This is a predicted structure of a 1514-nucleotide RNA (small-subunit ribosomal RNA) from Armatimonadetes bacterium Uphvl-Ar2. Its mean pLDDT, the model's own confidence on a scale to 100, is 83. It was read from a public genome assembly. Its Rfam family is "Bacterial small subunit ribosomal RNA".

RNA sequence: AAUUUUUUCGGAGAGUUUGAUCAUGGCUCAGGACGAACGCUGGCGGUGUGCCUAAAACAUGCAAGUCGAACGGACCUUCGGGUCAGUGGCGAACGGCGGAGUAAUACAUGAGUAACGUGCCCUUCAGACGGGGAUAUACAGUCGAAAGACUGGGCAAUACCGGAUGAGAUGGCGAGGAGGCAUCUCCUUGUCAUGAAAUGGUUUUUCGCUGAAGGAGCGGCUCAUGACACAUCAGAUAGUUGGUGGGGUAACGGCCUACCAAGUCUACGACGUGUAGGGGGUCUGAGAGGAUGAUCCCCCCGAGUGGGACUGAGACACGGCCCACACACCUACGGGUGGCAGCAGUUGGGAAUCUUGCGCAAUGGGGGAAACCCUGACGCAGCGACACCGCGUGGAGGAUGAAGGAUUUCGGUCUGUAAACUCCUUUUGCUAGGAAAGACUUAGGACGGUACCUAGCGAAUAAGCUCCGGCUAACUACGUGCCAGCAGCCGCGGUAAUACGUAGGGAGCAAGCGUUGUCCGGAUUUACUGGGCGUAAAGGGCGUGUAGGCGGUCUGUUAAGUGUGACGUGAAAUCUUCAGGGCUCAACCCGAAAAUUGCGUCGCAGACUGGCAGACUAGAGGGAAGCAGAGGUUGAUAGAAUUCCUGGUGUAGCGGUGACAUGCGUUGAUAUCAGGAGGAAUACCGAUGGCGAAGGCAGUCAACUGGGCUUUUCCUGACGCUGAGGCGCGAAAGCGUGGGUAGCAAACAGAAUUAGAUACUCUGGUAGUCCACGCCCUAAACGAUGGAUGCUAGGCGUAAGGGGUAUCGACCCCCUUUGUGCCGUAGCUAACGCAUUAAGCAUCCCGCCUGGGGAGUACGGCCGCAAGGUUGAAACUCAAAUGAAUUGACGGGACCCCGCACAAGCGGUGGAGCAUGUGGAUUAAUUCGAUACUAACCGAAGAACCUUACCUGGGUUUGACAUCGCGGGUAAUCCUAUGAAAGUAGGACCCUGACUCACAAGGUCGGCCCAAAGACACCUGUUGCAUGGCUGUCGUCAGCUCGUGCCGUGAGGUGUUUGGUUAAGUCCAGCAACGAGCGCAACCCUCGUCUUAUGUUGCCAGCGGGUAAUGCCGGGAACUCAUGAGAGACUGCCUGUGUAAGCAGGAGGAAGGUGAGGAUGACGUCAAGUCGGCAUGGCGGUUACACCCAGGGCUUCACACAUGCUACAAUGGGCGCAACAAAGGGCAGCAAUACCGCGAGGUGGAGCUAAUCCCAAAAAUACGUCCUCAGUUCAGAUUGUAGUCUGCAACUCGACUACAUGAAGGCGGAAUCGCUAGUAAACGCAGGUCAGCUAUACUGCGUUGAAUACGUUCCCGGGGUUUGUACACACUGCCCGUCAAGUGAUCCGAGUCGUUUCUACCCGAAGUCCGUGGCCCAACCGUAAGGAGGGAGCGGCCGAAGGUGGAGGGGGUAAGGAGCACUAAGUCGUAACAAGGUACCCGUACCGGAAGGUGUGGGUGGAUCACCUCCUAA
Repeated sequence: AAUUUUUUCGGAGAGUUUGAUCAUGGCUCAGGACGAACGCUGGCGGUGUGCCUAAAACAUGCAAGUCGAACGGACCUUCGGGUCAGUGGCGAACGGCGGAGUAAUACAUGAGUAACGUGCCCUUCAGACGGGGAUAUACAGUCGAAAGACUGGGCAAUACCGGAUGAGAUGGCGAGGAGGCAUCUCCUUGUCAUGAAAUGGUUUUUCGCUGAAGGAGCGGCUCAUGACACAUCAGAUAGUUGGUGGGGUAACGGCCUACCAAGUCUACGACGUGUAGGGGGUCUGAGAGGAUGAUCCCCCCGAGUGGGACUGAGACACGGCCCACACACCUACGGGUGGCAGCAGUUGGGAAUCUUGCGCAAUGGGGGAAACCCUGACGCAGCGACACCGCGUGGAGGAUGAAGGAUUUCGGUCUGUAAACUCCUUUUGCUAGGAAAGACUUAGGACGGUACCUAGCGAAUAAGCUCCGGCUAACUACGUGCCAGCAGCCGCGGUAAUACGUAGGGAGCAAGCGUUGUCCGGAUUUACUGGGCGUAAAGGGCGUGUAGGCGGUCUGUUAAGUGUGACGUGAAAUCUUCAGGGCUCAACCCGAAAAUUGCGUCGCAGACUGGCAGACUAGAGGGAAGCAGAGGUUGAUAGAAUUCCUGGUGUAGCGGUGACAUGCGUUGAUAUCAGGAGGAAUACCGAUGGCGAAGGCAGUCAACUGGGCUUUUCCUGACGCUGAGGCGCGAAAGCGUGGGUAGCAAACAGAAUUAGAUACUCUGGUAGUCCACGCCCUAAACGAUGGAUGCUAGGCGUAAGGGGUAUCGACCCCCUUUGUGCCGUAGCUAACGCAUUAAGCAUCCCGCCUGGGGAGUACGGCCGCAAGGUUGAAACUCAAAUGAAUUGACGGGACCCCGCACAAGCGGUGGAGCAUGUGGAUUAAUUCGAUACUAACCGAAGAACCUUACCUGGGUUUGACAUCGCGGGUAAUCCUAUGAAAGUAGGACCCUGACUCACAAGGUCGGCCCAAAGACACCUGUUGCAUGGCUGUCGUCAGCUCGUGCCGUGAGGUGUUUGGUUAAGUCCAGCAACGAGCGCAACCCUCGUCUUAUGUUGCCAGCGGGUAAUGCCGGGAACUCAUGAGAGACUGCCUGUGUAAGCAGGAGGAAGGUGAGGAUGACGUCAAGUCGGCAUGGCGGUUACACCCAGGGCUUCACACAUGCUACAAUGGGCGCAACAAAGGGCAGCAAUACCGCGAGGUGGAGCUAAUCCCAAAAAUACGUCCUCAGUUCAGAUUGUAGUCUGCAACUCGACUACAUGAAGGCGGAAUCGCUAGUAAACGCAGGUCAGCUAUACUGCGUUGAAUACGUUCCCGGGGUUUGUACACACUGCCCGUCAAGUGAUCCGAGUCGUUUCUACCCGAAGUCCGUGGCCCAACCGUAAGGAGGGAGCGGCCGAAGGUGGAGGGGGUAAGGAGCACUAAGUCGUAACAAGGUACCCGUACCGGAAGGUGUGGGUGGAUCACCUCCUAA
């Protein structure tokens, strides 16, 4: 490596930061689980499970007794025996409950005990002789409320006590042998000493007792390893560590005691504080892990709290004793009693957790010889959807797709085979009958008349909950209107809400469904598996070096790590597997296998790591010879400059600024010359040059001194790298003491600027800057890049060396080492970028990060004279904060280009009067809209009524109008009264169309009228922010995009950029682009030249006729003109230039480079404008917000603005005379000639439906004349009188005419508008609307007819490129801080109140131990006295609780104080983002309402411009 076999069975994401993108990074969701709780709902069964909080307190009952075969006695007796208290034995140390304490006296795993114990049980051996003295109960009596206690005499034992015997047991002294691990152990043996019993019970077996040895099981003690948080707990410790003697224990041991020594533990975390029973396991996870320790099993600990011992094989004892304390109960007040964290149960606490059940039938336990007794252990039942599992609530058919409901585009659709209805079944349920196993060697069954079986009845008894904007499966209607509410995150709700509430429908799960809480997962978001640190959070400011970690080549050895095999252990249960088994299945239970990844022991291997030994020289260091340098310290010294002082010359200013002023100066400044004083700093050289670890270092010379590099390959022989703590250095500012002080300069003062100016600017100016010594220890201390080593293309500079070739020599050239730069390949990176000086590929060590804010803050510790530094949180709050890059937009950024944008010109506006529109004011109403450019002679191409929408008043209510349907009448219509009219009231007229039909009558359908009720009409009511359509603006600007390809992770880019050129993204060249579309241009219309056709109403050259005159007539078709159709212009030709596009000039031409003008308006922007042109959704009104009518208003008027007209005059005005257009309009019309009127006009009417007639006179102009610079012979407002015309009607409120009147105004401030050629300017003409007119407006037409453009610096607008950005609602942006208001948590705080620990002392219960004069005492000795021994008492050590003082830890609370966070529309400024308008930021100091300002040193994470150097390409 292959094959076979075995094993292994498994890993998903989404939403949310942005205009969009990628990354970083947090928040949230989908899954699983639970001793759960809550809301709504609820049929059954099985199996489990049920105080997680108050180790809070407990009424009542039960939970440990038994043995008469140990003993005496009492009582009863059927005479067999039974019952009972006491003595005595065994048990009560088990079982059951709980988890307070405990961070190690615990637990788990593995060892050890040569340092130990052991009742009952098993095996073996030996024994059990002979005596003694008491005593409970009972009896008699006494005290007490009770509990209970005391006295007297007397009786028994398997109770108690001596004696005998006793070795193989124990101890001492010996001898021999063996073993081990130091103390020691085992075997054989001698001697001395010690030392036992119950001949008891029952009798049929037997049960007991004593000594010894062994076993089993159970325990005690010891060791190693494992296993929690905090270092803001760093030092702890006097029995403490060890020794010796003694005591004590079953046993080792400071376990205790006396003495001696001064040790012991600790950064591999001691000590302290907080928290916590530990494990098997459980939940989750792919796993590694993380969380957890209910039920079951093992261990530990506890029994109201604290202390103590007794008994015993075993306890310092849950249901035993003593003491103290707290609590509760009884009491005769003297004194007593109690301990549910056993089973039930109660109160309390709590979101929350059960019956005061049955039974010993089973399993197990205690006692007993046994029967048997006891057993809230246990077996069962009850309650709870608390969990898991299973079953059901019916099955099949059934379309008029019923009704109802919902919706609708009114057609329908959905609910929906769903229901009704028909047929069927009976799990469950109810009734009845039968009926277990669990029981054995055996009588006995709580469960239980239960499981189960059979029969009958009858669809009968049984469905809810949540959700439906995305994530996430599922949509509509109504209500509501930023309200009510929802919300896990994003977020919904401000009148069309799939997001709120309700309904219908739908989706999901289902006897449950949702919510809440907690844990794991997702989260590779603490990363061992499996992350990072240039800019996102993150490299220590730099060095030196301790511990530690890691470590070059070769050989040998060892076997700690490592690998492998075997053995022991890893309890059972659980988990996994089983085509194993048992309950009908499953859950559940039983069995088997596997696993338990661990620990220990033995063996093997010897590569690698480690240990030991030896060797080596490539790492490291040393020696020798050279080299460069602002490396450091100290001393000396030099010249230039500033300032000051003295003197000379000299005179009125100097200085300073954007411009001023403060300031200096006639007491002589500035300027200039000479001399002097003093301090600080060192021009040029000078440089991406040098040196240093960093901070940093610059005149010259000297002394002392550190490091580096090159060459040599002489020496040592791994001596190395890194480095937690430690130690040292560490810009500037600042501090202390003493000097010094020329210049500069925080603070401060003044002058300016400004709304203010605690600033920027200016004039002064003190600390400070300088020196010495001592502190401080921080910076954007930056390459925002820790140190070391090795490897991985190159090219070009530069600094210091060395070598080679060549040469007479130097240079050039080539090679090489070290340093320092730029560019660039692979690779890396989120991108930007880095790239042998790595941010590439690897190894080693250190430091650091884990969402933003709060905050580098608070508290505590350490350091400091202080300023402050260092270490360094939490509550609370947000769903983001951030990096890089992209597209835009913007900039008081840059560049290029264009435009009547500026400039150059001409004429205006702004001043006057008037007209018109708007604002404002007014009003009964002054209708409404438009309101920066892009509203304001705008909608309105024409408000006296009408229009008209407004106001006042009078009227109508199916309506002025349309459709439907009902009744009646019937031509249209006319008249009267009243009234302002509308209308109201009355009268007259009665004669209608069509069809049916011979006619008539009748009927039907229309037209019209009247009356009533209803659907409906109607609305210039609202929303232009619900809309269509149309329009304005950027802008007639040259742009806006697409397909394919290519580049980029992507948003995007490229094309469309670049160089030329153009009016133009027009064209050309080049190019990872190649093409295309909408725009540009052209095509269309008008004008300008010509040709041709036609020739009336137009024309008239030639011919003829005619008139006062005229195309007037015949005629003509040439010309003009009209209407069609064509031609013509294309940089086509020439010259120059250019690659080309093109540009310049020229020719020809009517026209020349778009010939002139118009129409034509890309993608889009402004929620731009319009619901009042029209259309239209929703909403609203309906005897009124609709409709009719009269009158009024839209026409007002201290004022402000906009657009115009007319003027201010002589380039003019008046008068007279004379001339020349174009384009239009005309039948409810234009109207000629003629007549009348000063005139407006009137009378009248020829002609004309128009190339025919009319409006119609063109005017400026020319000629002549008057006026002569004046408020005029300018100007014409205003006003008076008299008229004309239109019209029902000119009062409010028309136009025009005549006469009279004759205002302001003498060319217009700041500012501002139009126009580049037939244009501006000036002049008139016509038209639309229209009865008339407010038209000076608007739309057109022609006549006369200029000036100027050097040019793109500046203003405005636009296009393109680039740059910065914290903007994207896009600078009318974003955003900072104080102050004011509300809310919240935190910190400080005079104090104050609990809690807890330590320490010193006092007091000292119970009790063990020690001592003990006197007192007391049955057993043994002694005749006795007495002795041995014992007891109470007393004393002593220790000793809980308590008390006093001190020292801390942690907590609660507090007047007041401080900052922080949050809160649509408060105040003051504008600090930051663009060069943010003074570039910003870091450290420090001072100052200021506040952002902040200034000084000093530093950084670039600064825009712009210029220069230098370097690189790449040419």
Taxonomically the source falls in Armatimonadota (Bacteria, Bacillati).